Source information: Predicted 3D model of a 73-nucleotide RNA (transfer RNA) from a Candidatus Woesearchaeota archaeon. The coordinates come from a structure-prediction model, not an experiment, and the mean pLDDT is 81. The RNAcentral record of the sequence draws on ENA. Rfam family: tRNA.
[in-house]
């Protein structure tokens, strides 16, 4: 220098271009319990890395650009 792959909630992930983006671990209220744990039931948490393009509609498809990994000179 070249080429590949990758970026989604605190963390680790699902997500055929089409309702308000999913779960599970953590958080945090309420129940349960003397308390705690556990269980159980509900909550809050997101600029889907950034910038532009295409689309009636983009997390998702293209292009750059940053971060991360891997290969090759």
């Nucleotide at each position: 220098g070249g080429g590949c792959c990758u970026a989604u909630a605190g963390u680790u992930u699902a997500g055929c271009g089409g309702u308000u983006a999913u779960a599970a671990c953590g958080u945090c209220u309420c129940g349960c319990u003397u308390a705690c744990a556990c269980c159980g039931a509900g909550a809050a948490g997101g600029u889907c890395a950034c910038c532009g393009g295409u689309u009636c509609g983009a997390a998702u498809c293209c292009g750059g650009u940053u971060g991360g990994g891997c290969c090759c000179a």